[in-house]
RNA sequence: ACGCGCUGGCGGGACUCGGUGAAAUUCCGAACCGGCGGUGAUCCGACGCGAAAGCAUCGGUAAGCCCGCGACCCGGACGCCUCAACAAGGCGGACGGUGGACCUGGUGAAAAUCCGGGGCCGACGGUUGAUCAGGCGAAAGUCUGGUCAGACAGUCCGGAUGGGAGACAGCGCGC
Numbered sequence: 001a002c003g004c005g006c007u008g009g010c011g012g013g014a015c016u017c018g019g020u021g022a023a024a025u026u027c028c029g030a031a032c033c034g035g036c037g038g039u040g041a042u043c044c045g046a047c048g049c050g051a052a053a054g055c056a057u058c059g060g061u062a063a064g065c066c067c068g069c070g071a072c073c074c075g076g077a078c079g080c081c082u083c084a085a086c087a088a089g090g091c092g093g094a095c096g097g098u099g100g101a102c103c104u105g106g107u108g109a110a111a112a113u114c115c116g117g118g119g120c121c122g123a124c125g126g127u128u129g130a131u132c133a134g135g136c137g138a139a140a141g142u143c144u145g146g147u148c149a150g151a152c153a154g155u156c157c158g159g160a161u162g163g164g165a166g167a168c169a170g171c172g173c174g175c
Base pairs, nucleotide, nucleotide: 002174003173004172005171006170007169008168010166016030017029018028019027032154033122034121035069036068037067038066043060044059045058046057048055049054064120065119073097074096075095078092079091080090081089102118103117104116105115106114124158125157126156128149129148130147131146132145133144134143135142136141
């Protein structure tokens, strides 16, 4: 150095201005953001060769939309909780499924990655007002249900002080 195991902490960014409106960080115009691994013709550094151009090796660095993974969502063997027991419910869950988005010009031997230009994408739940009925309340108001209208989130709030691809460090064993 490599392999295996254990432990530890780490491990996602972004709404500003104007417009419409009763109401918008949700719509419209402009602006803003980009997890992890791989690949990679960029750039940087070190060392070597060379007269030079440059070449080779090593290290670092370079993709939201190329390949794959994670998050979210759906299913779920099985386990735990609750119960006398069953059912129902709650929590976890191996594993499986679903799973977004790129064109164009240039350079070049070669571009899905470089340079110029233009585009596109981004889980689930929540969110406003009027009115009627009922509950609570001294009132302001608030809760539940109905009706009518409406406004639609990558960025706000929530699950989440969660999970996590993975990178790193320490220890042990093997080699």

A computed fold for a 175-nucleotide RNA from Paractinoplanes ferrugineus, annotated as FMN riboswitch aptamer (RFN element).